RNA sequence: AGAGUUGGUGGCUAGGGUUCCGGUGCGCCGCGGUGGCGCAUGACUGGUCCGAGAGCUGCCGCCCGGGACGAAAAAACCGGAGCACGGCGGGAUAAAAGCCCGGGAGAC
Numbered sequence: 001a002g003a004g005u006u007g008g009u010g011g012c013u014a015g016g017g018u019u020c021c022g023g024u025g026c027g028c029c030g031c032g033g034u035g036g037c038g039c040a041u042g043a044c045u046g047g048u049c050c051g052a053g054a055g056c057u058g059c060c061g062c063c064c065g066g067g068a069c070g071a072a073a074a075a076a077c078c079g080g081a082g083c084a085c086g087g088c089g090g091g092a093u094a095a096a097a098g099c100c101c102g103g104g105a106g107a108c
Base pairs, nucleotide, nucleotide: 007060008059009058010057011056012055015050016049020047021046022044023041024040025039026038027037028036029035063080064079065078066077083103085106089101090100091099
């Protein structure tokens, strides 16, 4: 200095918070009916929501082999191909995060 399945995308998970729903507490109102409104609370297991390059998985693409007995080339189709330690800080959204900056800085 260069290379790499360092291309894309769906579903999910670890994880994440609190707009909304629900829970809980308090206040006010209502009260035959266990209701309405407001505030607080995520040190509320929840629903919705966000969600991984270095988590799982599907699909597309790329590459390699077969197909391919051929002069050469070549389709469907089949099989296969991987390593990854990582801040601080900043950003989005209601908010936060293994989200995004970012396979960045740095380390090896």

Source information: The prediction has a mean pLDDT of 83. Guanidine-I riboswitch aptamer from Solimonas soli DSM 21787, 108 nucleotides, folded computationally. The organism belongs to Solimonas soli, within Bacteria.